[in-house]
Context: one part of a larger RNA
RNA sequence: CUGGGCGUAAAGCGCUUGCAGGCGGCUGGAUAAGUUGGAUGUGAAAACUCCUGGCUCAACUGGGAGAGGCCGUUCAAGACUGUUCAGCUAGAGGGCAAUAGAGGGAGGUGGAAUUCCAGGUGUAGUGGUGAAAUGCGUAGAUAUCUGGAGGAACACCAGUGGCGAAAGCGGCCUCCUGGAUUGCAUCUGACGCUCAGAAGCGAAAGCUAGGGGAGCGAACGGGAUUAGAAACCCCGGUAGUCCUAGCCGUAAACGAUGUAGACUGGGUGUAGGAGGAGUAAAAUCCAUCUGUACCGAAGCCAACGCGAUAAGUCUACCGCCUGGGGACUACGGCCGCAAGGUUAAAACUC
Numbered sequence: 001c002u003g004g005g006c007g008u009a010a011a012g013c014g015c016u017u018g019c020a021g022g023c024g025g026c027u028g029g030a031u032a033a034g035u036u037g038g039a040u041g042u043g044a045a046a047a048c049u050c051c052u053g054g055c056u057c058a059a060c061u062g063g064g065a066g067a068g069g070c071c072g073u074u075c076a077a078g079a080c081u082g083u084u085c086a087g088c089u090a091g092a093g094g095g096c097a098a099u100a101g102a103g104g105g106a107g108g109u110g111g112a113a114u115u116c117c118a119g120g121u122g123u124a125g126u127g128g129u130g131a132a133a134u135g136c137g138u139a140g141a142u143a144u145c146u147g148g149a150g151g152a153a154c155a156c157c158a159g160u161g162g163c164g165a166a167a168g169c170g171g172c173c174u175c176c177u178g179g180a181u182u183g184c185a186u187c188u189g190a191c192g193c194u195c196a197g198a199a200g201c202g203a204a205a206g207c208u209a210g211g212g213g214a215g216c217g218a219a220c221g222g223g224a225u226u227a228g229a230a231a232c233c234c235c236g237g238u239a240g241u242c243c244u245a246g247c248c249g250u251a252a253a254c255g256a257u258g259u260a261g262a263c264u265g266g267g268u269g270u271a272g273g274a275g276g277a278g279u280a281a282a283a284u285c286c287a288u289c290u291g292u293a294c295c296g297a298a299g300c301c302a303a304c305g306c307g308a309u310a311a312g313u314c315u316a317c318c319g320c321c322u323g324g325g326g327a328c329u330a331c332g333g334c335c336g337c338a339a340g341g342u343u344a345a346a347a348c349u350c
Base pairs, nucleotide, nucleotide: 004321005320006319007304008303012318014201015200016199017198021194022193023192025088026087027086028085029084030083031082033081034080035077036076037075038074039073040072041071048066049064050063051062053060091191092188093187094186095184096183097182098181099180103177104176105175106174107173108172109171110154115149116148117147118146119145120144121143125136126135162169163168206247207246208245209244210243211242215241216240220236221235222234223233258317259316260315261314262313263312266295267294268293269292270291271290272289273288275286276285277284299306300305323350324349325348332343333342334341335340
């Protein structure tokens, strides 16, 4: 320097933005750095090759020719890459007109339910289980009615429905705000793709400070079960779960499938548009763009399966893998309040 791979065998960073770097649409002109060709210089000797000597050979001796990558100079070519000039609109972005949505942030507000408190009615049980017991209850519980307090979550609608980069997002209203899709083809004119490092976001649990605390509930206590029961079941119950500010930075962070683009038979649903036909209006039908789900042709695959949302056929760039254990470890570095995270070996062993 090179190979083969990454859905499930080892292997796609949790996700995004993005500097450097790599790569980059169509047409014409210029240039000649890369590129290609010619000439020339250089390319020591030895070695390679041919001849010769030597000797049984080899090593070795002498001579000749050729070859040789790189490099320098010079002349030429001008397709491709680069540079530069001019232009284009199919990529990308803007404009105008529409559309759907649990996308995000802040504030407000509603009803059902649980619990608790006060009061009324009322009396002996209630609760719980496989069966029980602990528990609660004559200091009046459970049940039922009225009123009040407080916290958390939003039944039905609800849908392999929608939105978001991912994590994720669900009562209703208002304000602020991001993105997407469709139509027109009006503007800019390659402004693009990817991205080491970097930066930001990032479920749950956990941490710091201050609030809050209805229900649930690690730890813990009790009752059962059991040979035992550090559990499963039951009665309680603290952190936590909730809010504000800050940290942590990990998950089977999964589609176990990186991002972007191009191409390659179909069928059936579903969500959002706009066009045409049709209708009184719908329904419905035709063609089409975007998302999403299932089935499948070719092809791919070890098989399972994937199959225009590819795991098919290609291109650009990044990440990662290289037998099992040791080891998502040690040491060191960086980060963190800590918990720990991240980067990441070796001996030894099979």
Molecule: small-subunit ribosomal RNA, central domain
Organism: uncultured bacterium